[in-house]
RNA sequence: GCAUCAAGAGCAGGGCUGCCGCCCUCGCCAACCUGCCACACCGGGCAAGGUGGUGAUCUCACAAGGAUGCGGCCGUAACAGGCAACCAAACGGG
Repeated sequence: GCAUCAAGAGCAGGGCUGCCGCCCUCGCCAACCUGCCACACCGGGCAAGGUGGUGAUCUCACAAGGAUGCGGCCGUAACAGGCAACCAAACGGG
């Protein structure tokens, strides 16, 4: 700088703490990035990799602020170069 803040999903187990709150594990949710599937065309689809969220209209609302995302790992001074990514992938339209 750009996009979104609609919807969705746990009275789970554990750790720190006086509380608030934070962290870890498992489960679940969500297509933002990567990857993949499908496809004559259009609308799309899949939680695999990277994030994020998870007793939930972000605060406030004129404005302003805040949060998340705009892949990961190895490698390089920086480039270059290299590696992995499921047994998943619906349905509709003329």

This is a predicted structure of a 94-nucleotide RNA (SAM-I/IV (S-adenosyl methionine) riboswitch aptamer) from a soil metagenome. The model forms 100% of the base pairs in the Rfam consensus. The coordinates come from a structure-prediction model, not an experiment, and the mean pLDDT is 80. Its Rfam family is "SAM-I/IV (S-adenosyl methionine) riboswitch aptamer". Rfam links the family to the GO terms S-adenosylmethionine metabolic process and regulation of gene expression. Rfam 15.1 lists 567 matches to the family in 508 species.